[in-house]
Context: one part of a larger RNA
Molecule: small-subunit ribosomal RNA, 5' domain
Organism: marine metagenome
């Protein structure tokens, strides 16, 4: 004397912008937090309209019976998310993480480039009937169906293999729009390849805390061949050889820990630390493992053990907030079970749009900064009152009272945003096309879309009217009297005060410092 995710005391008008369980990676009631295409598919369930019969009739119209079906919703099959995009820091001392470099040893959905095609066939299956088990979660059996679900067959640019003869591999279709009905032709998929872009995986030089009261350590351990496997090098696994490989330049133990960017302090040099934001990495009730897929060993996915905790008809089943609120615990200490998807960004979706506790807001906390204000001129019989006193006065003190003004903030009334861009509808213009549509891109027009919020601004009314406190005063250290007490009660960071005249305790008048905050405590420099 700066700093803090701060906590305590004591006082607390307002606003901007931040920040907010550091402790029990304890346990968790309720609600959300990952859905989405009907323009991939049968198939249920409403339904405008129109048509035709019936009934009531005042021929207007109601009502009920078939056919159309414009269009609306969905539980299933199917495709794309679910691997993001949020949490937290248990573990890790390590090629985890920084920063450089390598991969001729490799992957990459969705996106962009080029290039070729996108022919023909087939058997199921959920749904939907029906019929059994269960308490239930939930299964089991027959019949029956459909597709961008599965298969087989063709064909092979390119790709892979190769004895250069040749051999292996694919696939789907949906909606528009012209037709002369043959077809053609747009968009959106589908297969197969190059190239790219992203993202990831792998290797390695180097940096990366304490401990020697840890001194040896190691057998899949170090190398080889060979041979599984992997996206892809590797002992990565394995089978046989070989005896080797770390290491006082600290191997091996043991401790502590997520690293970085930075934060903080310091002139710097170094030190502490690593909330908030942004970047990697690990983790998801503990421990293990695989599946699916471009991606995961997967937070709100499967299995298997455990442990805990709920249901149960006792046979059995169900669960995982270190997602947002929020509740028990702990602890000194850390907030709404709150609005909205209007922007942003994501997920499906051809689009309208649907989700979205990401995000944007608004609440609560002086928890940190910054900003404002509690009033401004004038006003001496220097009032009352307090205090002190040498009793003469001094001080409080222009402070108050009074006078004349202002109108920040709040309050009240009235206006009242910006955040919005686009999306969609209509035109007409250029490209695409043989041409129309239909998509692209620029362009007019048109009705619209705001959670924040009736807020921010603004403009108007009243009135000095509603807003000041905490420490401190013996030296360091700015600021000093007088009661009280009597080594007592008490104070303190050091030094040290306090045993009858205490500037040191306790109170009261001054005075100093700070000020919506001051102090005390911790804890870094």
């Nucleotide at each position: 004397g700066a700093a803090c995710g701060a906590a305590c005391g004591c006082u607390g008008g307002c606003g901007g912008c931040g920040u907010g369980u550091u402790u029990a990676a304890g346990a968790c009631a309720u609600g959300c937090a990952a859905g989405u295409c009907g323009a991939a598919c049968g198939a249920g369930a409403g339904g405008a309209u129109a048509c035709c019969g019936g009934u009531a009739u005042u021929u207007a119209u109601a009502u009920u019976g078939g056919u159309u079906g414009a269009u609306u919703c969905u539980a299933g099959u199917g495709g794309c998310g679910c691997a993001c995009g949020g949490g937290u820091g248990a573990g890790u001392a390590a090629c985890a993480c920084g920063u450089g470099a390598a991969c001729a040893a490799c992957a990459u959905g969705c996106c962009c480039u080029u290039g070729a095609g996108u022919g023909g066939g087939g058997g199921a299956u959920a749904g939907c009937c029906c019929g059994c088990c269960g308490a239930a979660a939930g299964g089991c059996g027959g019949a029956u169906u459909a597709a961008u679900a599965c298969c087989c067959c063709a064909u092979g640019g390119c790709a892979c293999c190769u004895u250069c003869g040749g051999g292996u591999u694919a696939a789907a279709g949906a909606u528009g729009g012209c037709u002369u009905c043959g077809g053609c032709u747009g968009u959106c998929g589908c297969u197969c390849a190059u190239g790219g872009a992203u993202u990831g995986g792998u290797u390695c030089g180097c940096g990366c805390c304490c401990u020697a009261u840890c001194a040896g350590c190691u057998u899949g351990u170090u190398g080889g061949u060979g041979a599984g496997g992997u996206a892809a090098c590797g002992g990565c696994u394995c089978a046989c050889c070989a005896a080797g490989g770390c290491u006082a330049c600290g191997a091996c133990g043991g401790g502590u820990a997520c690293c970085u960017g930075g934060u903080u302090u310091g002139a710097g040099a170094g030190g502490a630390c690593g909330a908030u934001c942004a970047g990697g990495c690990a983790c998801a009730c503990u421990g293990g493992a695989a599946c699916u897929g471009a991606g995961a060993c997967a937070c709100g996915g499967u299995c298997c053990a455990g442990a805990c905790a709920c249901c149960u008809a006792c046979g059995g089943g169900u669960g995982g907030c270190a997602g947002c609120a929020g509740u028990c615990g702990a602890g000194a200490a850390u907030a709404a079970u709150u609005c909205a998807c209007a922007a942003u960004g994501g997920a499906c979706g051809a689009a309208a749009g649907u989700c979205u506790g990401a995000u944007g807001g608004u609440g609560c906390a002086a928890c940190g900064c910054c900003g404002c204000g509690u009033g401004g001129a004038g006003g001496a019989u220097g009032a009352c009152g307090g205090u002190c006193u040498u009793c003469g006065g001094a001080u409080u003190g222009u402070a108050a009272a009074c006078u004349c003004c202002u109108g920040u903030c709040a309050u009240c009334a009235g206006g009242g945003a910006g955040u919005a861009a686009g999306a969609c509808c209509u035109g007409g213009a250029g490209g695409u096309u043989a041409a129309c549509a239909g998509c692209c891109u620029a362009c007019a027009g048109g009705g619209u879309u705001g959670a924040u919020a009736g807020u921010a601004c603004c403009u108007g009314a009243a009135g000095a009217g509603g807003a000041a406190g905490g420490g401190a005063c013996g030296g360091c250290u700015a600021a000093c009297u007088u009661c009280g007490u009597g080594c007592c009660a008490g104070c303190a960071g050091c030094c040290g005060c306090g045993g009858u005249a205490a500037u040191a305790c306790g109170a009261a008048g001054g005075u100093c410092c700070c000020a919506a905050g001051c102090g005390u405590u911790g804890u870094u420099c």